Molecule: SAH (S-adenosyl-L-homocysteine) riboswitch aptamer
Organism: Gammaproteobacteria bacterium
């Protein structure tokens, strides 16, 4: 630092459709779904690097197209 899974980041309706998926096409394309694809933690596997080696505390999220509604918190009135 990759790659899987598994949990988290308050809920829902409608909508648009890049990426990515799936049919379809000799090619160019086209139809369809589609707004946790992002972070943040655990765990397995794996590359790289560092090098005496262990070990505890403590803090703790930031975000997620557009309209709208709900919850929860604070402040006002």
């Nucleotide at each position: 630092g990759g790659a899987c899974a598994u949990g988290a980041g308050g809920a829902g309706c409608g909508u648009u459709g890049c990426a990515u998926c799936g049919g379809c096409u000799u090619u160019c394309g086209c139809c369809g779904a589609c707004a946790g694809g992002c972070u943040c933690a655990u765990g397995u596997c794996u590359c790289a690097c560092c090098g005496u080696a262990u070990a505890g505390a403590a803090c703790c999220a930031a975000c997620g197209g557009c309209g709208c509604u709900c919850g929860c918190u604070u402040u006002g009135a």